[in-house]
RNA sequence: GAUAGAGGUGCGGGCUUCAUCAGUAUUUUUGCGGCUACAGCCGGACAACUGCUGCAAAGAGAAAGGGGAGACUGCCGAAGGAAGUGAGUCUGGUCCGGAUACGUUUCCUGGGAUACAGCAGAAUAUGCUGUGUACUGUCACAAUAGUGGAGCGCUAUC
Numbered sequence: 001g002a003u004a005g006a007g008g009u010g011c012g013g014g015c016u017u018c019a020u021c022a023g024u025a026u027u028u029u030u031g032c033g034g035c036u037a038c039a040g041c042c043g044g045a046c047a048a049c050u051g052c053u054g055c056a057a058a059g060a061g062a063a064a065g066g067g068g069a070g071a072c073u074g075c076c077g078a079a080g081g082a083a084g085u086g087a088g089u090c091u092g093g094u095c096c097g098g099a100u101a102c103g104u105u106u107c108c109u110g111g112g113a114u115a116c117a118g119c120a121g122a123a124u125a126u127g128c129u130g131u132g133u134a135c136u137g138u139c140a141c142a143a144u145a146g147u148g149g150a151g152c153g154c155u156a157u158c
Stems, first nucleotide, its partner, number of pairs: 001158005008076001010075004015070004026060010039050001042097005079109008088100003110136002113133008138149004
């Protein structure tokens, strides 16, 4: 240098289906209001092409993300996160921020579990981050059961 492997409640992906989202958003009819540069996305500013909006009653009525299960499939920096960057998306128009899926550069994290805190989320589900706890795999040093390191690692073969 090449090839092949190991960690285990191991890490992802799309497909099918179920519940939730939610009787929510939206919309029809009727009645009563508000605004006139009012109303929009997550926030703010500007403008003026479109009118926008609240409540009640009676109807119609979702979806996405996230989650459970099933089989399939790619794998062991599997994958996840932070910052920068590219061109998009999120509004009745424009701009400034913000958020967001994808690509890419750099950096961080061995792994799963769990407690607390924070963020996202409709949510008590779930995900992510930080700190701690014990466990676990690996290598080094020790030697009677400890200490320390990190996956650009470890093992095997050539």
The RNA shown here (Lysine riboswitch aptamer) has 158 nucleotides and comes from uncultured Lachnoclostridium sp. The organism belongs to Lachnoclostridium, within Bacteria. The coordinates come from a structure-prediction model, not an experiment, and the mean pLDDT is 80.